[in-house]
């Protein structure tokens, strides 16, 4: 590095070092000298894997569910920050405007899904 399945609107950061960037890439937007990436303790947060236990008619195995702990990972701004080949649905409805006494009418603009892509996680190679 590939393949493969499964997750990705919840969650949970201080401290030392460092000294300019970072948020995969574009493109926007946003964080940053009130201190950015790295690196190092510390803390916490989830709960893929592993373990223990229960249930799905009884035993075993395998699978699904569910509980307990936290061993191996992983994460702790912002929906994976957003939107991004493609493809399927809707054509209703909502924001702004402007015109009208007014029911409204004309203008610009907005969408949801699934995929892709990206992360992590187990598994294969």
């Nucleotide at each position: 590095g590939a393949u493969u399945u499964a997750u990705a609107a919840a969650g949970a950061a201080g401290u030392g070092u460092g000294g300019a960037g970072a948020g995969a890439c574009a493109g926007g937007c946003u964080c940053u000298u009130u201190g950015a990436a790295g690196c190092a303790c510390u803390a916490g947060c989830a709960a893929c894997c592993a373990u223990u236990c229960c249930g799905a008619a009884a035993a075993c195995c395998a699978u699904c569910g569910g509980a307990a702990a936290a061993g191996g990972u992983g994460c702790u701004a912002a929906a994976u920050c957003c939107u991004g080949a493609u493809c399927c649905c809707a054509a209703a409805g909502g924001a702004u405007g402007u015109c009208g006494a007014g029911u409204g009418a004309c203008a610009u603009u907005c969408g949801g899904g699934a995929g892709a892509a990206u992360a992590u996680a187990a598994a294969u190679u």

About this RNA: This is a predicted structure of a 125-nucleotide RNA (SAM riboswitch aptamer (S box leader)) from uncultured Roseivirga sp. NCBI's taxonomy places the organism under Bacteria, Bacteroidota, Cytophagia, Cytophagales, Roseivirga. The coordinates come from a structure-prediction model, not an experiment, and the mean pLDDT is 79. Its Rfam family is "SAM riboswitch aptamer (S box leader)". From the family's description: The SAM riboswitch is found upstream of a number of genes which code for proteins involved in methionine or cysteine biosynthesis in Gram-positive bacteria. Rfam links the family to the GO term regulation of gene expression.